About this RNA:
Large-subunit ribosomal RNA, domain II from Phocaeicola abscessus CCUG 55929, 705 nucleotides, folded computationally. It matches the Rfam family "Bacterial large subunit ribosomal RNA". The coordinates come from a structure-prediction model, not an experiment, and the mean pLDDT is 81. The RNAcentral record of the full RNA draws on SILVA. Taxonomically the source falls in Phocaeicola abscessus (Bacteria, Pseudomonadati, Bacteroidota, Phocaeicola).
[in-house]
Context: one part of a larger RNA
RNA sequence: ACCUACGAGUUACCAGUUCCGGCUCGGUUAAGUACGAUGACGUACGUAUCCCUAGCGAAAGCGAGUCUUCUACGGGCGAGAAUUCUUUUUUUUUAAGAAGAUGUCGGUACUGUUAGACGCGAAACCAAGUGAUCUACCCUUGUCCAGGUUGAAAUACGGGUAACACUGUAUGGAGGACCGCACCAAUAAGCGUUGAAAAGCUUCUGGAUGAGGUGAGGGUAGGAGUGAAAGGCCAAUCAAACUUGGAGAUAGCUCGUACUCCCCGAAAUGCAUUUAGGUGCAGCCUCAGUAUUGCUUUUGCGAGGUAGAGCCACUGUUAAGUUGCGAGGGUUUCACCACCUGUCAAGACUUUGCAAACUCCGAAUGCGCAUGAAAGUUUAUACUUUGAGUGAGGGCACGGGUUCUAAGGUCCGUGUCCGAGAGGAGAACAAUCCAGACCAUCGUCUAAGGUCCCCCAAUGAUCGCUAAGUUAAUCUAACGCGGUAUCAUUCCCUUGACAGCUAGUAUGUUGGCUUGGAAGCAGCCAUUCAUUUAAAGAGUGCGUAACAGCUCCCUAGUCGAGGAAUGUUGCAUGGAUAAUACUCGGGUAUUAAGCGAUCUACCGAAGACAUGGAAUCGUUAUAUACGAUUGGUAGGGGAGCAUUCCAUGUGCGUUGAAUGAGAGAGAUGACUUUCUCUGGAGCGCAUGGAAAAGCAAAUGUAGGU
Numbered sequence: 001a002c003c004u005a006c007g008a009g010u011u012a013c014c015a016g017u018u019c020c021g022g023c024u025c026g027g028u029u030a031a032g033u034a035c036g037a038u039g040a041c042g043u044a045c046g047u048a049u050c051c052c053u054a055g056c057g058a059a060a061g062c063g064a065g066u067c068u069u070c071u072a073c074g075g076g077c078g079a080g081a082a083u084u085c086u087u088u089u090u091u092u093u094u095a096a097g098a099a100g101a102u103g104u105c106g107g108u109a110c111u112g113u114u115a116g117a118c119g120c121g122a123a124a125c126c127a128a129g130u131g132a133u134c135u136a137c138c139c140u141u142g143u144c145c146a147g148g149u150u151g152a153a154a155u156a157c158g159g160g161u162a163a164c165a166c167u168g169u170a171u172g173g174a175g176g177a178c179c180g181c182a183c184c185a186a187u188a189a190g191c192g193u194u195g196a197a198a199a200g201c202u203u204c205u206g207g208a209u210g211a212g213g214u215g216a217g218g219g220u221a222g223g224a225g226u227g228a229a230a231g232g233c234c235a236a237u238c239a240a241a242c243u244u245g246g247a248g249a250u251a252g253c254u255c256g257u258a259c260u261c262c263c264c265g266a267a268a269u270g271c272a273u274u275u276a277g278g279u280g281c282a283g284c285c286u287c288a289g290u291a292u293u294g295c296u297u298u299u300g301c302g303a304g305g306u307a308g309a310g311c312c313a314c315u316g317u318u319a320a321g322u323u324g325c326g327a328g329g330g331u332u333u334c335a336c337c338a339c340c341u342g343u344c345a346a347g348a349c350u351u352u353g354c355a356a357a358c359u360c361c362g363a364a365u366g367c368g369c370a371u372g373a374a375a376g377u378u379u380a381u382a383c384u385u386u387g388a389g390u391g392a393g394g395g396c397a398c399g400g401g402u403u404c405u406a407a408g409g410u411c412c413g414u415g416u417c418c419g420a421g422a423g424g425a426g427a428a429c430a431a432u433c434c435a436g437a438c439c440a441u442c443g444u445c446u447a448a449g450g451u452c453c454c455c456c457a458a459u460g461a462u463c464g465c466u467a468a469g470u471u472a473a474u475c476u477a478a479c480g481c482g483g484u485a486u487c488a489u490u491c492c493c494u495u496g497a498c499a500g501c502u503a504g505u506a507u508g509u510u511g512g513c514u515u516g517g518a519a520g521c522a523g524c525c526a527u528u529c530a531u532u533u534a535a536a537g538a539g540u541g542c543g544u545a546a547c548a549g550c551u552c553c554c555u556a557g558u559c560g561a562g563g564a565a566u567g568u569u570g571c572a573u574g575g576a577u578a579a580u581a582c583u584c585g586g587g588u589a590u591u592a593a594g595c596g597a598u599c600u601a602c603c604g605a606a607g608a609c610a611u612g613g614a615a616u617c618g619u620u621a622u623a624u625a626c627g628a629u630u631g632g633u634a635g636g637g638g639a640g641c642a643u644u645c646c647a648u649g650u651g652c653g654u655u656g657a658a659u660g661a662g663a664g665a666g667a668u669g670a671c672u673u674u675c676u677c678u679g680g681a682g683c684g685c686a687u688g689g690a691a692a693a694g695c696a697a698a699u700g701u702a703g704g705u
Base pairs, nucleotide, nucleotide: 001705002704003703004702005701006700011115012114014112015111016110017109019107020106021105022104023103026051027050032045033044034043035042036041055062056061065077066076067075068074083099084098085097086096087095118256119255121253125246126245127244128243129242130241136220137219138218139217140216141215142214143213144212145210147179148178149177150175154171155170156169157168158167159166183207184206185205188203189202190201191200222238225233226232259640260639261638262637263636264635269282270281271280272279273278283390284389285387288384289383290382291381293380294377295376296375297374298373299372300369301368302367308361309359310358315355316354317353319351320350321349322348323347326344327343328341329340330339331338393418394417395416396415397414398413399412400411401410402409423434424433425432438613439612440611441610443609444608445607449603450602451601452587453586454585458600460599461598462597463596464595465594471589472588479574480573483571484570485569487567488566489565490564491563492562500558501557502556503555504554506531507530508529511525512524513523537552541550542549614630615629616628617627618626619625641694643691644690645689646688647687648686649685650684651683652682660677661676662675663674664673665672666671
């Protein structure tokens, strides 16, 4: 991992609601007793009790009322009114029966409470016991430590002293002394790491007469022991051992929770919460019942201060100018007066802006109208009641806050989709576009999107643009550009434009000033004039110390047809940088298979239509007609299939039951059924009842492979 078997909403009391049944001018017994049965039953008695028949008040209490209160006139909670049918007789009416309502008793289904309460799962807590054969420390009694080295005290003798001291040599054999086996330990590295080993091996290393090692026997026990102290050790277990029990501890947490079909179908919000991944109430779903609303469009009547706009209409804010209360600075003056101003500036005026917490104004939408109406619409609405789930939401578009007018950010509102939605398009791609899947069809038409090939359908038509492979559905800017196409405006032009070439470009004058110099060209000044001219600036730029020189403006000639400038628009171009491979999904594509515009045809979905079938609901009033509906998670409701057993009835089986294997048939499905072989003794069907009643998942349990 697979297969097989096992594996999770049960049971009891009480309570509520639906449904079924009994009785109902009420219903009902409990314990118990008697009789009869003989597996835990039946019948009768038993009316204690409980519910209902009246409420209000905390209560005393009062009572169709009561409470509040000095009152109730007011208010709260109550009372009130309310059945049909048939038969008989009949003027009314009476009587009987049936049904229903209400009530109650019993049962079914669902739900709640209390219990382990759908199953598995803690870490922990407590109690009683078991452990010191491991290990910690202690006690008793034994035992072990090759060899070598060093040479303390003390003693002896000699020297020495008045005597000591002191000193030399021997003897001596001390030491948590030294080196180093056994022994004990475990420093470093390597190996080992499903090991040879649940702590080892090799080499190096520390101690090795000591606080030494070790044998045997004994002692200390769980909030206790022991500890040269590491929270260490206390039997591979220690920040509280192990075993059993309380015990199915508790788990707002995780995981799992088993057959089918049909109908409906959510939420991820508000308020509160020692609350935030939980829960309560409300909201939204569902079943049943009751009522008659609901929605859309048109029209009518309303409330309002958003978008916008505006501001000598307020509150603020704001740019330029005029004016200048006032302040500052300066001049003058003995002082006053007076004058000036590259400063600030109240207020006023003119022109011009801004505002979520400004408004003289002011929409569109939306909202309200038993204080309107008409039309349309398959009750889509409200209330009562049962059962829920949800209470982490998310993307997109629009209106906003926040942030950086960042975010696949965050917080609101409106809508939509995903969630819970399959199908087609988007290369792929929850929420983008199209479109809402009852089933079948080798039927038809379309949507979005496409039609060279991959790949279904146009190598379609007409008119332009692009030359960059720009581009071919997925970011590109400021800025630059004699790319190219269209358009517009202004100007020059055969009396010759524009560009080129040839020639000229002078004189007063070196204008004046300044200056060492300043002569067109350092700088300053200015009626920058005048003359000769085809034309020529008191000079456009180089250049000189200053001149000179070159050049331009301007003019003539030559040439011979368009030229110059500005602006708009389209497509291109530079700007342009990312990691497997240049890559539009690819191949590839250039009067396109690119871009813009127009047109026709075709393809294209679970859409629509066609044909047949199934189910649900509704309408008519039964024809088996018509119409609508049938995606679906959590969840609610309905109808069934299968398994085991029981009761009653009825069957099959050695002329072959269950079981197993194979091949068929039927049903919307769970499933049912036939034949053949196997097998060798039990097994069905109908109705009703009862459950140890359905497995793919739980790092599920056991076994097998």